[in-house]
RNA sequence: AACGACAGUUGCCAAACCCGCCGUGAGGCGGGGACGGAAAGCCUAAGGGUCUUGUGCUGCAAGAUGGCCGGGUUGCCACG
Repeated sequence: AACGACAGUUGCCAAACCCGCCGUGAGGCGGGGACGGAAAGCCUAAGGGUCUUGUGCUGCAAGAUGGCCGGGUUGCCACG
């Protein structure tokens, strides 16, 4: 490093919902709270999906979502 797995430490993150704030909006931030996560750490681009706004409207532009996926990148543990 790869593969397997019946092993596994310290811990980590935080869905829905509630409160406050920001945003036209999707949604974001902070606090509470845990559905889950082995990268649910980070990255939106010149790979897609979904959602929002505008519009010259079956197209285009701008935006949101990394907890939709692909991909990139960084990190923790150590049974065979």
Description
c-di-GMP-I riboswitch aptamer from Methylomonas sp., 80 nucleotides, folded computationally.